This is a predicted structure of an 85-nucleotide RNA (c-di-GMP-I-GGC riboswitch aptamer) from an uncultured Gammaproteobacteria bacterium.
RNA sequence: ACUGAUAAAGGCAAACCAACCGAAAGGUUGGGACGCAAAGCCACCGGUCUAACGAAUUAUUUCUAUGACAGCGGGGUUACCUAAG
Numbered sequence: 001a002c003u004g005a006u007a008a009a010g011g012c013a014a015a016c017c018a019a020c021c022g023a024a025a026g027g028u029u030g031g032g033a034c035g036c037a038a039a040g041c042c043a044c045c046g047g048u049c050u051a052a053c054g055a056a057u058u059a060u061u062u063c064u065a066u067g068a069c070a071g072c073g074g075g076g077u078u079a080c081c082u083a084a085g
Base pairs, nucleotide, nucleotide: 002085004081011036012035016031017030018029019028020027021026034071040077041076042075044074045073046072047069048068049067054063055062056061
């Protein structure tokens, strides 16, 4: 330096519930733990979700991100501990 353990110290928190914010996706706080070695942070690439506004439509319908997801993959960046190898 890599690596990542039936190690130590600590950390985060899915579903679900409540309140609040949002058109929605979703978010924040509290409760709660399925999991996580970056489940810390960043929408840069791919992907996924939503469609208020806008556009098309006879239309109930369709299209579109400027919205969202970092707990979908990649990438960037910062970081605790570290047995065996």